[in-house]
């Protein structure tokens, strides 16, 4: 400095225009228990930013931030 690529709860991840954003780990709650672990209930936590398109955007489209690859 070009291009392609990915960005999603505290971690991993899946969703690729349709309204409840899956699932596992982890946390907190309550059962169990002398008390734990286990194992069961139940909850709280997320779309990188800022526009733009649409009736509707995590998903499309632009810049910008960050991670990788490759060329230069």
């Nucleotide at each position: 400095g070009c291009a392609g690529u990915c960005g999603u709860g505290g971690c991993c991840g899946a969703g690729u225009g349709g309204u409840u954003a899956a699932g596992g780990c982890g946390u907190c709650u309550g059962a169990c228990u002398c008390g734990a672990a286990c194992u069961c209930u139940g909850g709280g936590a997320g779309c990188g930013u800022a526009g733009g398109u649409u009736c509707g955007a995590a998903u499309c489209c632009u810049a910008c931030c960050g991670g990788c690859u490759g060329c230069g």
Record summary
This is a predicted structure of a 72-nucleotide RNA (transfer RNA) from Schistocerca cancellata. It matches the Rfam family "tRNA". Rfam classes the family as a transfer RNA. The source organism's lineage runs through Eukaryota, Hexapoda, Pterygota, Orthoptera and Schistocerca. The prediction has a mean pLDDT of 82. RNAcentral holds the sequence, with entries from Ensembl Metazoa.